[in-house]
RNA sequence: GCCUCGAUAGCUUAGUAGGUAGAGCGCGGGAUUCGUAAUCCCGAGGCCGCGGGUUCAAUUCCCGCUCGAGGCUCCA
Numbered sequence: 001g002c003c004u005c006g007a008u009a010g011c012u013u014a015g016u017a018g019g020u021a022g023a024g025c026g027c028g029g030g031a032u033u034c035g036u037a038a039u040c041c042c043g044a045g046g047c048c049g050c051g052g053g054u055u056c057a058a059u060u061c062c063c064g065c066u067c068g069a070g071g072c073u074c075c076a
Stems, first nucleotide, its partner, number of pairs: 001072007010025004019056001027043005049065005
């Protein structure tokens, strides 16, 4: 330098032939308990990496960039 994959909640991640997105753990509150843990219920938490394009509408499609992982570095 080139190729492939990935970037979604604090962490690990699912998801959508385009219509503003879920789980587990964690966090907050409550129930239960003599108390703690466990268990159960409720809740908060995400400009879906950044910038453009297409579209009535983009996390999803297209282009560029950034970061991470892996691979190639052959011929002449």

Predicted 3D model of a 76-nucleotide RNA (transfer RNA) from a Methanobacteriaceae archaeon. Lineage of the source: Archaea > Methanobacteriota > Methanobacteria > Methanobacteriales > Methanobacteriaceae. The prediction has a mean pLDDT of 81. Its Rfam family is "tRNA". The family's RNA type in Rfam is transfer RNA.